[in-house]
RNA sequence: GGUUGGGUCUUGCGCGACGAAUCCCUGCCAACCCCGCCAGGCCCGGAAGGGAGCAACGGUACGCGGGGCUCUUCGGGCGCCGUGAGGGUGCCUGACC
Repeated sequence: GGUUGGGUCUUGCGCGACGAAUCCCUGCCAACCCCGCCAGGCCCGGAAGGGAGCAACGGUACGCGGGGCUCUUCGGGCGCCGUGAGGGUGCCUGACC
C1' cells in the first nucleotide's frame, strides 16, 4: 500500500428498563333531584296498627388521595442488548498478501 471482516454512522425489527394510562387494594366521599334503616314529630284509625318520611346511622355512585406493578395498552433520538438492510467520504481494529 492492497483485499476482506467487524466497530463507529443511518434505518427496520425483536427484547429489556423507564414513564403514563387501564385494572386491583385501601382511605375519604351525596343536606336535597342515591339505596337501606328510619328516633322524634306529622297523617289515617275508637283502638290494635298502618302510612309518608326529616335528622342520625350504615352502604354505595361520581370524584379525589395513597399503595401495587402481576397482566394489558400507549409513548419516546432510553439501552454501547440481539438481529437484518443501507452506507464505504472519514476514524479505530482483526486476518491475509
This is a predicted structure of a 97-nucleotide RNA (Bacterial small signal recognition particle RNA) from an uncultured bacterium.
Rfam family: Bacterial small signal recognition particle RNA. By type it is a non-coding RNA gene.
The prediction has a mean pLDDT of 75.